The RNA shown here (Glycine riboswitch aptamer) has 93 nucleotides and comes from Frateuria defendens. Lineage of the source: Bacteria > Pseudomonadota > Gammaproteobacteria > Rhodanobacteraceae > Frateuria. The sequence was found by an Rfam model in a public genome assembly. Model confidence (mean pLDDT): 83 of 100.

RNA sequence: UCGAACACUCUGGAGAGACCGGUUGGAUCCGGCGCCGAAGGGGCACGAAGCGCACGCGCUUCCAAACUCUCAGGCAAAAGGACAGAGGGGCGC
Numbered sequence: 001u002c003g004a005a006c007a008c009u010c011u012g013g014a015g016a017g018a019c020c021g022g023u024u025g026g027a028u029c030c031g032g033c034g035c036c037g038a039a040g041g042g043g044c045a046c047g048a049a050g051c052g053c054a055c056g057c058g059c060u061u062c063c064a065a066a067c068u069c070u071c072a073g074g075c076a077a078a079a080g081g082a083c084a085g086a087g088g089g090g091c092g093c
Stems, first nucleotide, its partner, number of pairs: 006089001008087005017033001019032004034075003040071001041069003047062006
């Protein structure tokens, strides 16, 4: 001198039943069926380390995602929303 993580503000931001019944436009509550994946969360490859071994391999641990699961959350609008851009912070990793 540059500058990460991280939080904040602004902008953009998808998907899927304003489903049926109680019970009414919605929300909440109870019961029922059907769906979504981009809050959060779980799982796995390559690779690495260790152990065992018949030296071929096997087992354990660490380890990624927008993949996958659908616990949570969501399925008009609103809110939320991974991620992206911008802004000023921040720290000195």